[in-house]
A computed fold for a 96-nucleotide RNA from uncultured Niameybacter sp., annotated as Purine riboswitch aptamer.

RNA sequence: UAAAAUUAAUUACACCAUCCAUAUAAUGUUGGCAAUAAGGGCUGACAGUCUCUACAAAGAAACCGUAAAUUUCUUUGCUAUGGGUGAAUACUAUGA
Numbered sequence: 001u002a003a004a005a006u007u008a009a010u011u012a013c014a015c016c017a018u019c020c021a022u023a024u025a026a027u028g029u030u031g032g033c034a035a036u037a038a039g040g041g042c043u044g045a046c047a048g049u050c051u052c053u054a055c056a057a058a059g060a061a062a063c064c065g066u067a068a069a070u071u072u073c074u075u076u077g078c079u080a081u082g083g084g085u086g087a088a089u090a091c092u093a094u095g096a
Base pairs, nucleotide, nucleotide: 001012002011003010016086017085018084019083020082021081022080023079024054027047028046029045030044031043032042033041039064040063048055056076057075058074059073060072061071062070
């Protein structure tokens, strides 16, 4: 909001909240600039989704003997769609 009106109740839808699932791995590729073991950053583009948006942050370890390049791991979301619930989940106690 709807079910003629009032009251109450109920139902449905919407909104909202929450949980689950899917998407994507909050990821990959790459251009430019920047730092240098007390450092390892900033920014643009592309890819990734029956998909709009986003693509960050914090921490830990490794690696790089001063050079231009990083690597691995952990934790925390948002957004889209579908579904469940209208609270849910957890703990404790008691009963069956």
It matches the Rfam family "Purine riboswitch aptamer". Its Rfam clan is "Purine riboswitches".